c-di-AMP riboswitch aptamer (ydaO/yuaA leader) from an uncultured Nocardioidaceae bacterium, 141 nucleotides, folded computationally.
RNA sequence: UCGACCACACCGCCUAAUCCGGGCCCCAGGCCCGGAGCCGGGGACCCACCUAACUUCCUGGGGUGAAUCGACUUCUGUCGUAGGGCAUCUUUUCCGGCCCGAACCCGUCAGCUAACCCGGUCGGCGACAAGGAAAAGGAAU
Numbered sequence: 001u002c003g004a005c006c007a008c009a010c011c012g013c014c015u016a017a018u019c020c021g022g023g024c025c026c027c028a029g030g031c032c033c034g035g036a037g038c039c040g041g042g043g044a045c046c047c048a049c050c051u052a053a054c055u056u057c058c059u060g061g062g063g064u065g066a067a068u069c070g071a072c073u074u075c076u077g078u079c080g081u082a083g084g085g086c087a088u089c090u091u092u093u094c095c096g097g098c099c100c101g102a103a104c105c106c107g108u109c110a111g112c113u114a115a116c117c118c119g120g121u122c123g124g125c126g127a128c129a130a131g132g133a134a135a136a137g138g139a140a141u
Base pairs, nucleotide, nucleotide: 011126012125013124014123018036019035020034021033022032023031024030025029037121038120039119040118041117042116047111060109061106062105063104064103069080070079071078072077083100084099085098086097089137090136091135092134093133094132095131
């Protein structure tokens, strides 16, 4: 000097998952409680659905989330796809590159839904981060 790996801090990203206060303890950490903000579910009128006959099937239905669907396949993988994300202070549009396209929950039950009721506030990543063009607004000077 160059390259690789690991750790920490700042900073930043996905996500609703952030901030403030109080108390206790085995005390530079942990636990509990309350509030604000954000997020989700249940829940009227109205509206929607439903109403008669026949046939078939029974393998219920619903929720959070971007995560749905299709084809192929010896496998339970491959290829795509609805959709979603990516360092400008924020938002939007266009071009472009790289990723994700899961998982879980309720328990036979729920359309929308004012009042009202209930709950969550986790976890996982990055190391100059794909960027470039334009518009509007904000902030600072």
Record summary: The sequence was found by an Rfam model in a public genome assembly. It matches the Rfam family "c-di-AMP riboswitch aptamer (ydaO/yuaA leader)". Gene Ontology terms of the family: cyclic-di-AMP binding and regulation of gene expression.